This is a predicted structure of a 517-nucleotide part of an RNA (small-subunit ribosomal RNA, 5' domain) from an uncultured bacterium.
Context: one part of a larger RNA
Parts: sequence; structure tokens; C1' cells
RNA sequence: GAUUAACUUUGGCGGCGUGCAUAACACAUGCAAGUCGAACGAUGAACCUUAAUUGAUCUCUUCGGAGUGAUUUUAAGUGGAUUAGUGGCGGACGGGUGAGUAACGCUUGAGUAACCUGCCUUAGAGAUGGGGAUAGCCUCUGGAAACGGAGAAUAAUACCCAAUGAUACCAAGUUAUCGCAUGGUAGCCUGGUCAAAGAUUUAUCGCUCUAAGAUGGACUUGCGUCUGAUUAGCUUGGUGGCGAGAUAAUGGGUCACCAAGGCAACGAUCAGUAGCCCGGUUGAGAGAGUGUACUGCCACAUUGGGACUGAGACACGGACCAGACUCCUACGGGAGGCAGGAAUGGGGAAUUAUGCACGGUGGGGGAAACCCUGAUGCAGCGACGCCGCGUGAUUUAGAGGGACUUCUGGUCGUAAAAAUCUUUCGUAUAGGAAGAAAAUGACAGUACUAUCCGAAUAGGACCGGCUAAAUUACGUGCCAGCAGCCGCGGUAAUACGCUAAGGUCCGAGCGUUGUCC
Repeated sequence: GAUUAACUUUGGCGGCGUGCAUAACACAUGCAAGUCGAACGAUGAACCUUAAUUGAUCUCUUCGGAGUGAUUUUAAGUGGAUUAGUGGCGGACGGGUGAGUAACGCUUGAGUAACCUGCCUUAGAGAUGGGGAUAGCCUCUGGAAACGGAGAAUAAUACCCAAUGAUACCAAGUUAUCGCAUGGUAGCCUGGUCAAAGAUUUAUCGCUCUAAGAUGGACUUGCGUCUGAUUAGCUUGGUGGCGAGAUAAUGGGUCACCAAGGCAACGAUCAGUAGCCCGGUUGAGAGAGUGUACUGCCACAUUGGGACUGAGACACGGACCAGACUCCUACGGGAGGCAGGAAUGGGGAAUUAUGCACGGUGGGGGAAACCCUGAUGCAGCGACGCCGCGUGAUUUAGAGGGACUUCUGGUCGUAAAAAUCUUUCGUAUAGGAAGAAAAUGACAGUACUAUCCGAAUAGGACCGGCUAAAUUACGUGCCAGCAGCCGCGGUAAUACGCUAAGGUCCGAGCGUUGUCC
């Protein structure tokens, strides 16, 4: 000098940041991923219309009644709210954590003639004809629950079959050309294979195939990437070949057979430690140490394992199996996973609210209106940090008082009081934004502005030297004690103590401790 800091003491305001470093310990509660009815069958609210029913009130009356028709109920029609289910897209993003990992994990530079890519953009072509189911619903039924079972019936942009089709793919032949080894590109010819879905408000939005782009990923590779030799040998799918299967794709990545290899003192193997980087700290630099916040990459999601779906996962809020733990139970059986945002217990020197809003930005779905969004935007708590402001200004005597004293005085000290002035700030009142493109503002009656009133919080450490050019009195008497180092204290202590008085430094902080340079 720096700090994700903590502790002592003190504490006024604002802005911007920042806040479990320890137990990747366990987690009550509600929230954090839904959306589309313009894919589908069902469901069919309100309003409205018509008909019947009811008959309040009012008017007329020859008192017999006639007319009016609020309201109630029912039926039909229109209407299309709502949504459990099938289906589509999204739940692979966003958010968290750093346990593991010394590795192509990361960084930087290359390569893929060995690869994939939903939504999006551009271009070309197409969408013909059929079929059988199934959920929801209904009936019956099992179970304490979680959750099921049987029968009947039904729809689709769900599923299946057939047709058509090349610049796609596969196979045989052939020509030209290029390269970086395997080989690539372009063309010709023959044969074979593969597609589709509709919706509506008639404007469009979707569907299928192909080519290209963009974006995102995958793999290979050069250099770099901590400590230990009181770890010296390690390796048997281990190294290479041939063949096969797997994959989007190369490859012992896997398997059968064959060979005898491969790595290592330029440190293999083993052990320990550790997420990596842009960065940030310090330093004149070279370096050293570090990886909190923000950004990029990686890994993980109670522990371990293998997979499904999908363009994409071996998937934090998906599924299965096993383990530990917790909970419910009618004892037969079931349920769960905060290293999402809050919150709780625990651990600890130590780290915040079970807040508001989708108004802005961004994301998902939707044609849209909109819906969802603990991402995000805000506000709350903490002097935890940085920055800014304030606790007054001017004039005046040398009062009292304190402490010192050579007893004359010097000092606190223009300091106080007193007088005059101002209002940063604060209280109160009034006005009141930008952020918002038509509407829509959580923040927020906030920022800011005006007016009124009022001089209105300062503390902490130190004063022997290092060390600011910062000291005297009293008490104590090698005691009590101080101390970072040197050292101080044994009767005149500038070094202890307190109390003091005075002074020095910093100042809403000051000092101590830890860690790094």
C1' cells in the first nucleotide's frame, strides 16, 4: 500500500458498489417453466333473442273489469368464457456452486479431404390417395394413499400404408481437374431407396424434400500451465497392425486374431495441493503472490451407475436402479432432494429480507391480445469498502475556572460568554419529474424545486528513539506494569498508572489482529 475481512471503541447524511471465505452440512413453508383453443375431440359460463310462465307498479273504469308489464322460472336458439386430456414448442437457456479435475480442463495458435446443427435468413421443388388405433368422456371395479385395472365408443398438425420425386442417399461404370498422405471437386450414364398437415377472422401462419448461409457445438493437434526423488521404474486394451461392429465423426473408444511393443532422469509412475483465464493486488521494473465481485470456458446438482426422449442432455426444480438419510401409512405399501431467490437449524471470529414489480431490458410460448419469468429492475439491512457533504461564519476581551509556575507571570485562548450573520443540513408545508414509442411506472409522492423555522452529534489512537520534530505535573519505586524492535521501571520515570493538563496525527471514523506485495 491492499483486503469478500473480523474484533475494540465511537457514530450525522447521501451516492455507487459489495455481503457464508467455515459444513458440496441438514433443510419446515410458499415462490423460481411454462405456453398455445388460430393442431384436436370434448366441456359449454355470462350477455343477447324468441316462446311459455309469473305477475310488482301505474293508468283508465260503467267497480264487473280492461290495459301496462318490473320481476321469477322453464325451453329453444345464438354465443363462446373456462379448461382436465391428446398434440406442438420450450423445460439442454437463464440462475447456483467450486466438490472433483494437474487434464487438450484452461490459455493461445492451427486443422477436420473425419463431423453435426431445432428455431432464423436466402434459393429451388412439392403437399396425391387411403387406413387402423388411443387418451379424455361413459359404465364396472381394486387400493388407506400414491396410483391403478377391465369393457364400450371417439378426434387430430398424434400414428401407419401406398403414390410421386432429385441437385439427396446407395451401388456399378466413365470423363475432366485439383491437392496435403488417406483423397477432394465437377460432369455423364444405368439401376435402386426415401416426403408431406393442416388452421383461421381469407390476411396469412404453418407442413415436406434439397442446396447454401448464419449461429451453436464436436473432435484432433503445436506451445504454455503447482510441489515432492525422504516417490525410479511404470504399463497388458497397455503400444502397434489386420478385420469387424459402434458413433454425427476420427480413433483400442470397443471386440476377435497377430506382433513385441509404448512411457521415463528433458522426471514417467506415485503422493500432495488446486477449478482455469481475461483480470485484480503490490512493485520503478523484472517479478512475487492472488482468482472475491463482473466477463469467457470447464465440472457438478443427496452419493454411485447405466440409459430414454430429443436438433441438442446422459438432463439442478425429467425417468430408472442401488446406497445413506428424512417423512406418511389402514403395515400391504408409498413420498422427497434449496451448490435457484428468501427463510430455518448447525458450524463459525464472521456474512443480509420468508420484501415490491413485470413499468424498463432480456428470455419461453402464442398470428395476436396476452400469459409466465426470485432472470432482471427496484427498494430493505450492515461505516463492509470507495467517494462526497456536514457538525457553522464574522467581530471582540485577554473574564471566571483548570493545570503549571522561578510567584512576576505564562498557557488552555478569540477559545467561551456576548453581539451580528448565514442555512449546506434537518423539521414542516406546497409543488413534483425524466426513465414511456398509443396505453401501461414497482421504484415513489422518490430525486429535485420553493417557502417557514432552528446554530444545531465528535471521536479514536499516540506524545523515549525508529516516528510527525508530538511534554509537563502527580502517584509508584526492578513492585505494579509497558514493549513491534532497541529497551523502560531499584525515590526527581518526557517510556508504568491515572487523573490530569497541554500537544501531535487521522477524522465518521480511529485503533488492533489475520493475509499478500